RNAcentral holds the sequence, with entries from ENA. Bacterial RNase P class A from Wenzhouxiangella sp., 373 nucleotides, folded computationally. The model forms 95% of the base pairs in the Rfam consensus. Rfam family: Bacterial RNase P class A. Gene Ontology terms of the family: dimeric ribonuclease P complex, tRNA processing and ribonuclease P activity. Model confidence (mean pLDDT): 78 of 100. The gene name in the source record is rnpB.
[in-house]
RNA sequence: GGAGUCGGCUGGACAGUCGCUGUGUCCAACAGGGCAUGGAGGAAAGUCCGGGCUUCACAGGGCAAGGUGCCAGGUAACGCCUGGGGAAAGCGCCGGCGCCAAACACGCCUGGCGAUUUCACGGAAAGUGCCACAGAAAGCAAACCGCCGAUGGUCGGCAACGACACAGGCAAGGGUGAAAGGGUGCGGCAAGAGCGCACCGCGCGGCUGGCAACAUCCGCGGCACGGCAAACCCCACCUGAAGCAAGGCCAAAUAGGGAUGCCACGGCGCGGCCCGCGCCGCAUCCGGGUAGGCCGCUAGAGACGGCUGGCGACAGCCGUCCCAGAUGAAUGACUGUCCUCGACAGAACCCGGCUUACAGGCCGGCUCCCGCA
Repeated sequence: GGAGUCGGCUGGACAGUCGCUGUGUCCAACAGGGCAUGGAGGAAAGUCCGGGCUUCACAGGGCAAGGUGCCAGGUAACGCCUGGGGAAAGCGCCGGCGCCAAACACGCCUGGCGAUUUCACGGAAAGUGCCACAGAAAGCAAACCGCCGAUGGUCGGCAACGACACAGGCAAGGGUGAAAGGGUGCGGCAAGAGCGCACCGCGCGGCUGGCAACAUCCGCGGCACGGCAAACCCCACCUGAAGCAAGGCCAAAUAGGGAUGCCACGGCGCGGCCCGCGCCGCAUCCGGGUAGGCCGCUAGAGACGGCUGGCGACAGCCGUCCCAGAUGAAUGACUGUCCUCGACAGAACCCGGCUUACAGGCCGGCUCCCGCA
């Protein structure tokens, strides 16, 4: 300097004019006006998880249903985050094997290491179930092609041996498949095969390291135990329900309800009259509730800076600051100058996450390659 990959920050700038809206203050004290000051985002989005807050429910235990699932930590909590472990994938380096007389190159992969990415990553020796298609065979394995035919058989041969591929042997090679009962190499064999051995893998036991997941090493075992739990199931842990139209307060007009009082006027009833009583009525008061208004509503798991602890997520302390709160629902429009000509997108109770969308610009980590010293 280039390529790849991963991550962080930013998301037009300045000035003027006219509006909208919250708050404070002054004038007016009805409407309104002056001044000062605040006014969208990193995702305000999807509403997928977790919490705060509110109302209702709730002795305790169990069942059911749903969710989560390597280990440790962080957190108010989480399915989130941090650190670690394990597995897988492609890439690079190493190693091994093939090719070669040998080496390079090339090809292949039992394996080791590195950075990156991904992982619903508890249990498949508790039980049940499933494994389509293809294929000879798919779960107490299997002979289609293939290899052998040592042994037995038949034929030839005096015999050694040869032929046939009949009995049979073989899981190496080919082919099918997501998966074919460990891998590589050497030995061995008629051909083969953990049949034997070395290394790797796997299982069991132990030492050491680690809080742990787990790992190194040692010993034993030729290998038994295929895969699927985003199939039922088993184990451990978690979970009451609804949501700001939650919920609370104030409270007209009209209609209806209740209580008290009044017969001064009118009507009706107590068979006609008087008194009296009751109802309609009239007056006052009360409560529920509608319209409407107020609270909830934004000072908070708050922002910024510093110090300390921690690998980190994060935590503690100190200092400074207040940074939208609308409810037909504000946060805009115009003008001028400039630039790299500006993406996705608009709060509605509030936070922590995840996911999705996003023009351009800036910065950094890791790996590899090239050049120079």